[in-house]
Molecule: c-di-GMP-I riboswitch aptamer
Organism: Neobacillus rhizosphaerae
């Protein structure tokens, strides 16, 4: 340094769901819980999807409907760094 992956060993993370706080909402964070998972480990870089406050249009009478990330998703794929354990 390359290549392969749960066969072992040591171990890691943690989904729905439930409480609370945050937030217009997708969401997020902290306990409790465990669907999974060989990078379910970090990051919004290029694709993908959620969401629509506020802004714009429209209709309609004080609402309603399109539309749009600056918001979010890494357990959606990729790219980039990084880590276990075997072999070479």
């Nucleotide at each position: 340094a390359u290549u392969u992956g749960a066969a072992a060993a040591a171990g890691g993370c943690a989904a729905a769901u439930u409480u609370u706080a945050c937030g217009a909402a997708a969401g997020u964070a902290a306990a409790a819980g465990a669907c999974g998972c060989a990078a379910a480990g970090c990051c919004a870089c290029g694709g993908a999807c959620c969401u629509a406050a506020a802004g714009c249009a429209a209709a309609a009478u004080u609402u309603u409907u399109g539309u749009u990330a600056u918001g979010g998703u890494a357990g959606c794929c990729g790219a980039g760094c990084u880590g276990c354990a075997a072999a070479u």